[in-house]
Large-subunit ribosomal RNA, domain VI from an uncultured Atopobiaceae bacterium, 254 nucleotides, folded computationally.

Context: one part of a larger RNA
């Protein structure tokens, strides 16, 4: 931009894509078969490998705006803190994102067939799966499962709303603002006071691991008590305290 008025939703599915794997064990059954050795078809069950998808409860990784330990030095001094030294060096670690982690998947079934196997059966008194006719038959083909999909210009369907005529408007949408289940930007999605959208605050979860001050013991380093303390990024709730105020623009018959 188009989809013969303009919108908001929900869909159909032409077409396309993904997938389709395998081992071992047990039962059937030491059966059929076989002189024996050996050892099944068919059917049923179990447990795995590789691969694929999603996910984060668990196991782990990361987690430089969380907590702690610690070395050197600086901030006049004590203490408490802070800067710098690769995050100074380390120890842990929430959310999120991940895989080695977790869950799930391949199945079953239908149709038409290939090789192949048949039934009936002539031409050709026999025979013959074929010439008429009929059946079986593959991990392959077409469906079925999952995903995309009407620019499928062949532009589909259904429901609802608005339908005006100088211009302004209607349904509706956008700008703008708070954001994130979204994201390079855009788009998409949740909200915008008739409000829990984000921040703050409160509580809880979770992380770290017992703060400062004070007291006690010790010459002191330090230890103990107060104390599962203090501090705390992303998690879960609650709460309008702060900010989403107010406004503007687009938008309908050739």
């Nucleotide at each position: 931009c188009g989809u013969a008025g303009g919108a908001g939703a929900a869909u159909u599915g032409a077409g396309g894509g993904a997938g389709g794997c395998c081992a071992c064990c047990c039962c059937u059954a030491g059966u059929a078969c076989g002189a024996g050795a050996g050892g099944a078809c068919c059917g049923g069950g179990g447990c795995g490998g590789a691969c694929g998808g999603a996910c984060c409860u668990c196991c782990g990784g990361u987690g430089u705006a969380c907590g702690g330990g610690u070395u050197g030095u600086c901030a006049a001094c004590c203490a408490a803190u802070g800067g710098c030294a690769u995050u100074g060096c380390c120890c842990g670690g929430u959310a999120g994102c991940c895989g080695a982690g977790u869950c799930c998947g391949g199945c079953u079934c239908c149709g038409a067939u290939a090789a192949c196997c048949g039934c009936u059966g002539a031409a050709a008194g026999c025979a013959u799966c074929u010439a008429a006719g009929c059946g079986g038959g593959a991990a392959g083909c077409g469906g079925g499962u999952c995903c995309c999909a009407a620019g499928a210009u062949g532009a589909g369907u259904u429901c609802u709303c608005c339908u005006u005529u100088c211009g302004g408007u209607a349904a509706g949408g956008c700008c703008c603002c708070u954001c994130g289940u979204a994201g390079a930007c855009c788009a998409c999605g949740a909200g915008g006071u008739u409000g829990a959208u984000a921040g703050g605050c409160u509580g809880c979860a979770g992380g770290u691991g017992u703060a400062c001050a004070c007291g006690u013991g010790g010459c002191a380093a330090c230890a103990c008590g107060c104390u599962u303390a203090g501090c705390c990024g992303a998690g879960c709730a609650g709460u309008a305290c702060u900010a989403a105020u107010a406004g503007g623009c687009c938008g309908a018959g050739c």

It matches the Rfam family "Bacterial large subunit ribosomal RNA". Its family is annotated with ribosome and structural constituent of ribosome in the Gene Ontology. It was read from a public genome assembly.